This is a predicted structure of an 87-nucleotide RNA (c-di-GMP-I riboswitch aptamer) from a Clostridiaceae bacterium. Model confidence (mean pLDDT): 82 of 100. It was read from a public genome assembly, where an Rfam model found it.
[in-house]
RNA sequence: UUAUGAAAAAGGCAAAGCUUCCGAAAGGAAGCGGCGCAAAACUAGAGGGUCUAAGUCCGGUACAGGAUAUGAUAGCCAGUUGCCAUA
Numbered sequence: 001u002u003a004u005g006a007a008a009a010a011g012g013c014a015a016a017g018c019u020u021c022c023g024a025a026a027g028g029a030a031g032c033g034g035c036g037c038a039a040a041a042c043u044a045g046a047g048g049g050u051c052u053a054a055g056u057c058c059g060g061u062a063c064a065g066g067a068u069a070u071g072a073u074a075g076c077c078a079g080u081u082g083c084c085a086u087a
Stems, first nucleotide, its partner, number of pairs: 002087004012037002017032006035075001041080003047077002049073003055068004
């Protein structure tokens, strides 16, 4: 440097759920919790996917409805960096 993650060591992260808070929602923060994770670290300013639809637009008497990301998601893929062990 490259490949791999069977066993081991040092450690790390933390799903669902519950409580409080933020948010229109999706979702997020903190605490408890622990499903799992070898990148479950970082990047959502310039790759794709997915979720939501406040505002805007369409339509409409109005309500219902439809479209839309500038809102989210990195624990969907992706990109970047990296610990330990083995070869």
The source organism's lineage runs through Bacteria, Bacillati, Bacillota, Clostridia and Clostridiaceae. The model forms 95% of the base pairs in the Rfam consensus.